The prediction has a mean pLDDT of 76. Bacterial RNase P class A from a Campylobacterales bacterium, 328 nucleotides, folded computationally. Of the family's consensus pairs, 97% are formed in the model. Rfam family: Bacterial RNase P class A. Rfam classes the family as a ribozyme. It was read from a public genome assembly, where an Rfam model found it.
RNA sequence: AAGGCAUAGCAGAUGAUUGCUUCAGUAUGAAGAGGAAAGUCCGAGCUACUGUGAGAUAGGGUUUUGUCUAAAGGACAACUAGGGAAACCUAAGAGAAAAGUGCAACAGAAAGUAAACCGCCACUUUUUAAAGUGGUAAGGGUGAAACGGUGAGGUAAGAGCUCACCAGUUCCUUGAGUAAUCUUGGAAGCUUUGUAAACCUAACCCGUAGCAAGAAGAGUUUGGUAAAAAUCUCACAUUUUAUGCUCUUCGCUAGAGUCUGUUUGUAAAAACAAACCUAGAUAAAUAAUCAUCAAAUACAAAACUCGGCUUAUAGCUAUGCCUUUUAA
Repeated sequence: AAGGCAUAGCAGAUGAUUGCUUCAGUAUGAAGAGGAAAGUCCGAGCUACUGUGAGAUAGGGUUUUGUCUAAAGGACAACUAGGGAAACCUAAGAGAAAAGUGCAACAGAAAGUAAACCGCCACUUUUUAAAGUGGUAAGGGUGAAACGGUGAGGUAAGAGCUCACCAGUUCCUUGAGUAAUCUUGGAAGCUUUGUAAACCUAACCCGUAGCAAGAAGAGUUUGGUAAAAAUCUCACAUUUUAUGCUCUUCGCUAGAGUCUGUUUGUAAAAACAAACCUAGAUAAAUAAUCAUCAAAUACAAAACUCGGCUUAUAGCUAUGCCUUUUAA
């Protein structure tokens, strides 16, 4: 200098003029739509459901190991598998002989404890060129994949039939690690197709409904002593008297809150200290113009709140790492 990988930030600020909403007040002052406010995918705070006991062979979710958190299917770190020259990226990461069922086109004799098409060997018959019976899976063919691989012995011909080495599987073991795992050495001739984001199996977890939840007040409508109702099901007990509509007030914003610093930790994060208060509309306010500043624009607009995930996105900035080339 070039090419790449990863992480994070901004996405308007200041001033003036005019205007709208809320709070406080009577002079006026303070505040006012995002990094995703979107999707409504996951979790929770919060609200309501009469009590006790039992249940769910209903349904749903999760799936390598450890830590963090209010929790999570999230975050951080590691392990394994695959990809990449590397920095790094991806994973819906348990179980496929050994629970069972299913699926895998075509080709091929045969696609799972699945086979004999060509071939090899032995015997018999015999029209001399072939047929039949038995054995075989080393050689050839088909296929993505065909009863582990290489070599030697052995055999009628062959085969882990036997042996040596190697690979896989199961069991034992050295060292490291919290663990998943990695690693060292050994034994056993034991030799297994793939697929579970196919059905399924194993382990663990889960009350229901949701701010249009719910609470209070005013008005109004229908019904009325009956049978009903009481937020998964059943049993027992207990309590109550119905149901709808309109309007107003609350819920409605001080929080698992924010900025900064110190300590611990690889990190996510935790603890402590000090400071700060930052929309609450209800048919919907949060705006317009001008000037200056390297870009000012893309995606786009609060409706109970918060933590995540996913999706959309113009432009600018910062830091670290990998590879190549050049110079010192």